[in-house]
RNA sequence: GGAGCAGGCCAGGCGAUCGCCGGAUCGGCUAUCGCCGGAUCGGAGGAAAGUCCGAACACCAUAGGGCAGGGUGCUCCAUAACGUGGAGUCGCGGUGACGCGAAGGCAAGUGCAACAGAAAGCAAACCGCCCCGCCCCACGGCGGGGUAAGGGUGAAACGGUGCGGUAAGAGCGCACCAGUUCUCCGGGUGACCGGGGAAGCUAGGUAAACCCCACCCGGUGCAAGACCAAAUAGGGGAGUGCUUGAGGGCGGCCCGUCCAAGCUCCCGGGUAGGUCGCAUGAGGUGUCGGGCAACCGACAUCCUAGAGGAAUGGUCGCCGUCCCGGUGGCGGGUAACCGCUCCGGGAAACAGAAUUCGGCUUACGGCCUGCUCCGGCC
RNA sequence: GCGCCCGUAGCUCAGCUGGAUAGAGUGCCGGACUACGAAUCCGUAGGUCGCAGGUUCGAAUCCUGCCGGGCGCGCCA
Numbered sequence: 001g002g003a004g005c006a007g008g009c010c011a012g013g014c015g016a017u018c019g020c021c022g023g024a025u026c027g028g029c030u031a032u033c034g035c036c037g038g039a040u041c042g043g044a045g046g047a048a049a050g051u052c053c054g055a056a057c058a059c060c061a062u063a064g065g066g067c068a069g070g071g072u073g074c075u076c077c078a079u080a081a082c083g084u085g086g087a088g089u090c091g092c093g094g095u096g097a098c099g100c101g102a103a104g105g106c107a108a109g110u111g112c113a114a115c116a117g118a119a120a121g122c123a124a125a126c127c128g129c130c131c132c133g134c135c136c137c138a139c140g141g142c143g144g145g146g147u148a149a150g151g152g153u154g155a156a157a158c159g160g161u162g163c164g165g166u167a168a169g170a171g172c173g174c175a176c177c178a179g180u181u182c183u184c185c186g187g188g189u190g191a192c193c194g195g196g197g198a199a200g201c202u203a204g205g206u207a208a209a210c211c212c213c214a215c216c217c218g219g220u221g222c223a224a225g226a227c228c229a230a231a232u233a234g235g236g237g238a239g240u241g242c243u244u245g246a247g248g249g250c251g252g253c254c255c256g257u258c259c260a261a262g263c264u265c266c267c268g269g270g271u272a273g274g275u276c277g278c279a280u281g282a283g284g285u286g287u288c289g290g291g292c293a294a295c296c297g298a299c300a301u302c303c304u305a306g307a308g309g310a311a312u313g314g315u316c317g318c319c320g321u322c323c324c325g326g327u328g329g330c331g332g333g334u335a336a337c338c339g340c341u342c343c344g345g346g347a348a349a350c351a352g353a354a355u356u357c358g359g360c361u362u363a364c365g366g367c368c369u370g371c372u373c374c375g376g377c378c
Numbered sequence: 379g380c381g382c383c384c385g386u387a388g389c390u391c392a393g394c395u396g397g398a399u400a401g402a403g404u405g406c407c408g409g410a411c412u413a414c415g416a417a418u419c420c421g422u423a424g425g426u427c428g429c430a431g432g433u434u435c436g437a438a439u440c441c442u443g444c445c446g447g448g449c450g451c452g453c454c455a
Stems, first nucleotide, its partner, number of pairs: 001374010012319007020043004025038005045350001049361002052359005057221004069217005074088005089103001090101004104212002109210002111206002126151002128147008159177006178202001180199008225276004235267006247259004283302008321347006328341005379451007388404004397435001407421004428444005
């Protein structure tokens, strides 16, 4: 100097001025509700986003248990909980710093594997190799059998190398190596690691195929829900329904009685609307202590947006950061160039709370620290 | 705010219990027919299967994360 890896931090600052939202306060007006004005305090994020997980909270459902369905899946720890985090194990990738892993079980069962290939899952003879028989002078041909060592096909062909063995071969036998299962010893809380022995010689892949095993899960979501409560319509209750005439039922008529329209009063439910839920919380900051860490504990301290079509913005000045231009100035250097400074101009991302938290994922500007690899010079 | 669904030729759809050339109708283009058109017949082209990553020998199909589009939910009847 180049290329990279990991972690942390910030999200320009100050002032003036004009506005916006909210709180408490003062003054004026008003019978009240409230309205107007003044001064004052506070006013987005690391992701407020996606709504992907987990909870709090609320209502509904619910004896207990099971089935179905869904989810999670190495170990230990953390946590209110999690599919999250921390520390590890094993595997994979990278020269490395380091990163990634849906990493239980196909030696439980069932299924699947196109094309190619002889054969694709209780393996299998296309070529080749070997033996036997027949034909042939011979080369060779035909038939029967053996063989998975070699060739070829395929993503994948039933351990690898060597020696022995054999007609040729083959874990057929042996040695070493790899792997599996069982077992013993040692280490570790554990996943697992190290070492010894035995076995059959090897039981292929796929569970982000059905499935099996272990564990977890009731549903709906702040438009949850609670309270106050118009107008109109409708519901319930009480009274009235009077004099003449007049509605319906009690088969017709009369009496009687019941119902009922209307009117008056009262009651309760829902809606519009309003208030709460809704900002003191698994809270923030600092110090100390425990822990490798995630995290936990003690003490001190702080209160920090709460709208409801939805506020947090505009302008100006100064300063800071970065970039560009200047035959500018000063300093260093042989020089390229570098540092400081002056003038002018420009840039600053992603993005906007909506019940609240813990995470994940995605978008995105800059700064700092540590580490790795490569190259050059001394 | 909360919940749910869908993306495959220009358009409308199938395929989505994995299998190699991803199809159908319609449209486009070319040809035939016709005096010329339409209709009809024949033929051709046209696809990052929304994007990215993963699982698998193999992905439109299975899984995960994004992107885009659409729908529903208050109260009464």
Predicted 3D model of RNase P RNA and transfer RNA as a complex of 455 nucleotides. It holds a member of the Rfam family "Bacterial RNase P class A". It is annotated as a ribozyme.